[in-house]
RNA sequence: CAAGUUGGCCAAACAGUCGCGCUUAAUUUAUUAGGCGAGGAAAGUCCGGGCUUCAUAGAGCAAGGCGCCAGAUAACAUCUGGGGGGCGUGAGCCUACGGAAAGUGCAGCAGAAAGUAAACCGCCUGCUUAUGUAGGUAAGGGUGAAAGGGUGUGGUAAGAGCGCACCGCGCCUGUGGUAACAUAGGUGGCAUGGUAAACCCCGUCUGAAGCAAGGCCAAAUAGAAUUGUAAUCGUGUUGCUCGCACGGCAAUCGGGUAGGCUGCUUGAGCUUAGUGGUGACAUUAAGCCUAGAUAAAUGACUGUUCAUGACAGAACCCGGCUUAUCGGCUAACUUGCAAU
RNA sequence: GUUCCGAUAGUUCAACGGAUAGAAUAAGCCCCUCCUAAGGGCUAGAUGUAGGUUCGAUUCCUACUCGGAACACCA
Numbered sequence: 001c002a003a004g005u006u007g008g009c010c011a012a013a014c015a016g017u018c019g020c021g022c023u024u025a026a027u028u029u030a031u032u033a034g035g036c037g038a039g040g041a042a043a044g045u046c047c048g049g050g051c052u053u054c055a056u057a058g059a060g061c062a063a064g065g066c067g068c069c070a071g072a073u074a075a076c077a078u079c080u081g082g083g084g085g086g087c088g089u090g091a092g093c094c095u096a097c098g099g100a101a102a103g104u105g106c107a108g109c110a111g112a113a114a115g116u117a118a119a120c121c122g123c124c125u126g127c128u129u130a131u132g133u134a135g136g137u138a139a140g141g142g143u144g145a146a147a148g149g150g151u152g153u154g155g156u157a158a159g160a161g162c163g164c165a166c167c168g169c170g171c172c173u174g175u176g177g178u179a180a181c182a183u184a185g186g187u188g189g190c191a192u193g194g195u196a197a198a199c200c201c202c203g204u205c206u207g208a209a210g211c212a213a214g215g216c217c218a219a220a221u222a223g224a225a226u227u228g229u230a231a232u233c234g235u236g237u238u239g240c241u242c243g244c245a246c247g248g249c250a251a252u253c254g255g256g257u258a259g260g261c262u263g264c265u266u267g268a269g270c271u272u273a274g275u276g277g278u279g280a281c282a283u284u285a286a287g288c289c290u291a292g293a294u295a296a297a298u299g300a301c302u303g304u305u306c307a308u309g310a311c312a313g314a315a316c317c318c319g320g321c322u323u324a325u326c327g328g329c330u331a332a333c334u335u336g337c338a339a340u
Numbered sequence: 341g342u343u344c345c346g347a348u349a350g351u352u353c354a355a356c357g358g359a360u361a362g363a364a365u366a367a368g369c370c371c372c373u374c375c376u377a378a379g380g381g382c383u384a385g386a387u388g389u390a391g392g393u394u395c396g397a398u399u400c401c402u403a404c405u406c407g408g409a410a411c412a413c414c415a
Stems, first nucleotide, its partner, number of pairs: 001336010012305007020037008039311001043322002046320005051210004058242004063206005068082005083097001084095004098201002103199002105195002120141002122137006149167006168190001169188008214262004223253001225252005233247004255414003269288008306309001341411007350365004358395001367383005388404005
């Protein structure tokens, strides 16, 4: 210098004028002055929690999520560190990664045979003039996504874990590690192929609903409607049963009101510094208050500069994940080339 | 805002994980008829998008895109 990897940060900047929402103070009660005013994803609503209500959530059966090990956390399907496997020259990246020697199922077509193996061609042996026939054989061919350990050597009629060496696999023991696992030795002689994002088994977790939850106030009103049921019923959170609670109630159709207050923003909060830890994170001290609307505020114009400014707008609140995103800054590292 | 559901020919619907994705109707061409309709024959036409699991995906899983539904209070 070029190409790349990983992490973090910013999200045009400054000034002026007018306007909008909330809030504080003053008074003249609708004005003035001051303060604050979207995001890294506010998005998708995919997970987890707080909060609220129901019957404090009991028992059983279902249903669903998760799934290498250890840790972090309020919790998680998230994060951190490690192990196994895969990719890359490398920095690094990816990984739904329990069980197929509990059971059941599936594998179309092709192929002789698709799982207690199997003889189509080939090879070998016997009989036979030959064609052929009776056997042996999984080394070779052919089919398929996949053919019952792989390579070599001995052995044999030809072959074969039939024997042996190495590798793979299973089991046992030792060593290291908290563990996943790694590694060494012995042993078996291959029985035990694939699929669990097929059923299933094992372990573990889950009460349900959601701020249109819930609480308070106000306003308004054709029910002689229809159906069910009188406690063997109905409803109550909403998979089912039991248990529990309530009951002249429940459902359908029709009718009325669709206004206000609250929940609502001080919180597992933010910034800086220190300490512990490899790290996620925890903790201590000091400082800070930083949207709260309800037809829904955060915009418009002017000037200068860089440039032609991407994705995109809170609606109860947090922690994550995923997806969208012009461009720029920064730290560490890798590879190649050149020079010293 | 919250909670759910769906996506297959132009349209309405099918399809155990085995692919040549089926049917009705619509469309085009031909036959029949003096002409049209009806009828008969033939043809073309599709799994929303992108990944993954599997030998194999319309089907199973994940993420997007698009469309649709329900949810207030009183009596």
Annotation:
Predicted 3D model of RNase P RNA and transfer RNA as a complex of 415 nucleotides. It holds a member of the Rfam family "Bacterial RNase P class A". Its mean pLDDT, the model's own confidence on a scale to 100, is 77.